[in-house]
Molecule: SAM riboswitch aptamer (S box leader)
Organism: Ardenticatenaceae bacterium
RNA sequence: CUCUUAUCAGGAGCAGUGGAGGGAACGGCCCGUAGAAACUGCAGCAACCCCCAUACUAGGGAAGGUGCUAAUUCCGACAGCGUUGGCUGGCAGAUAAGAG
Numbered sequence: 001c002u003c004u005u006a007u008c009a010g011g012a013g014c015a016g017u018g019g020a021g022g023g024a025a026c027g028g029c030c031c032g033u034a035g036a037a038a039c040u041g042c043a044g045c046a047a048c049c050c051c052c053a054u055a056c057u058a059g060g061g062a063a064g065g066u067g068c069u070a071a072u073u074c075c076g077a078c079a080g081c082g083u084u085g086g087c088u089g090g091c092a093g094a095u096a097a098g099a100g
Stems, first nucleotide, its partner, number of pairs: 001100008013042005021031003026076003043069003048065002050061003073092001078089004
């Protein structure tokens, strides 16, 4: 990097360094000098891998491997139905586990 499968309406932030960007991409709409990205420390959330139990599927745990800690994946974008407002599905993306 590609493929497969699963999940994506819930959850969880402070400090130091830093100094203007960030929210994937496009359009919006937001966040940001009352301090963005990035890095570091500590804390937390969750429970995919993992551990225990088991009627094999419901339960419990959190040491370790990841992940995450503004806004539904922030919203839309394509299709169908309905119709100002909505619903369903898809595309794209993210994360995990496995495979090449």